[in-house]
RNA sequence: ACGGGCGUAGUUCAAUGGUAGAAUGUCGGUCUCCAAAACCGCUGAUGGGGGUUCGAGCCCCUCCGCCCGUGCCA
Numbered sequence: 001a002c003g004g005g006c007g008u009a010g011u012u013c014a015a016u017g018g019u020a021g022a023a024u025g026u027c028g029g030u031c032u033c034c035a036a037a038a039c040c041g042c043u044g045a046u047g048g049g050g051g052u053u054c055g056a057g058c059c060c061c062u063c064c065g066c067c068c069g070u071g072c073c074a
Base pairs, nucleotide, nucleotide: 001070002069003068004067005066006065007064010024011023012022013021018054025043027041028040029039030038047063048062049061050060051059
């Protein structure tokens, strides 16, 4: 440089174009002599910008970042 894939919560994953859920974790509580476990509750996210659409995590363009492959230079 080219081709392909990916980017959603602290982490791991969901979500037919119909307005974002779960698990786990953090924090708080119940329980306990204290903890752990268990249970209850709280918190929290679509990489940036633009476009299409009544409506975009999803479709299109561009940029950024990560991964894989190929190639070039050293």
Transfer RNA from a Bacteroidia bacterium, 74 nucleotides, folded computationally.
Taxonomically the source falls in Bacteroidia (Bacteria, Pseudomonadati, Bacteroidota).
It was read from a public genome assembly.
It matches the Rfam family "tRNA". Rfam links the family to the GO term triplet codon-amino acid adaptor activity. By type it is a transfer RNA.
Its mean pLDDT, the model's own confidence on a scale to 100, is 82.